[in-house]
RNA sequence: GCCGACGGUUGAGGGUGUCUCGUUUAGCGAGACUGAGAUUAUACCUCCACAACUUGAACCGGGUAAUACCGGCGAAAGGAAAUCGUUGGCUUUUUUU
Numbered sequence: 001g002c003c004g005a006c007g008g009u010u011g012a013g014g015g016u017g018u019c020u021c022g023u024u025u026a027g028c029g030a031g032a033c034u035g036a037g038a039u040u041a042u043a044c045c046u047c048c049a050c051a052a053c054u055u056g057a058a059c060c061g062g063g064u065a066a067u068a069c070c071g072g073c074g075a076a077a078g079g080a081a082a083u084c085g086u087u088g089g090c091u092u093u094u095u096u097u
Stems, first nucleotide, its partner, number of pairs: 001090010011047004016041001017033006053078003059072004
């Protein structure tokens, strides 16, 4: 000097579904499922990135009461940052042996 990991500070990005009942014109309320987060949460996750998230997608296969539930798609395309501390590694320079 560079790279990685963990953390601090400040700032930034993102998602909020499915079903049942109340009970219905709509709105709203209660409950169940998955999940970090599903009633905008003083929250949760993510910030250069193989996955926070979006597009493809009213997609394909499997499964479910149902779902953007699981997997594929995906080494795809897009995608929001700076600095400081601790620590590990690599490289270079100088000095000593």
The RNA shown here (TPP riboswitch aptamer (THI element)) has 97 nucleotides and comes from Fodinibius sediminis. Its Rfam family is "TPP riboswitch aptamer (THI element)". Rfam describes the family as follows. Vitamin B(1) in its active form thiamin pyrophosphate (TPP) is an essential coenzyme that is synthesised by coupling of pyrimidine and thiazole moieties in bacteria. It was read from a public genome assembly, where an Rfam model found it.